[in-house]
Molecule: transfer RNA
Organism: Actinia equina
């Protein structure tokens, strides 16, 4: 230099063109319990890396850059 893969809650992940972006561990509340949890209920927390672009409608589909991770030289 050049080619492909990713990027969505703190932290892993799911969602593949259309209802309020789902789950799981963390966290936070409450119930139980002498007490506490590995066990119950609930809540709160991402508008999907960024800048445009197709479309009636983009986390999803194309594209600039950015950042990680991989192949070729």
């Nucleotide at each position: 230099g050049u080619c492909c893969u990713u990027g969505u809650a703190g932290u892993g992940u799911a969602g593949u063109g259309g209802u309020u972006a789902a789950c799981a561990c963390a966290u936070c509340g409450g119930a139980c319990u002498a007490g506490a949890a590995u066990a119950c209920c609930g809540a709160a927390g991402a508008c999907u890396g960024u800048g445009g672009g197709u479309u009636c409608g983009a986390a999803u589909c194309c594209u600039g850059c950015c950042a990680a991770g991989g192949g070729c030289a």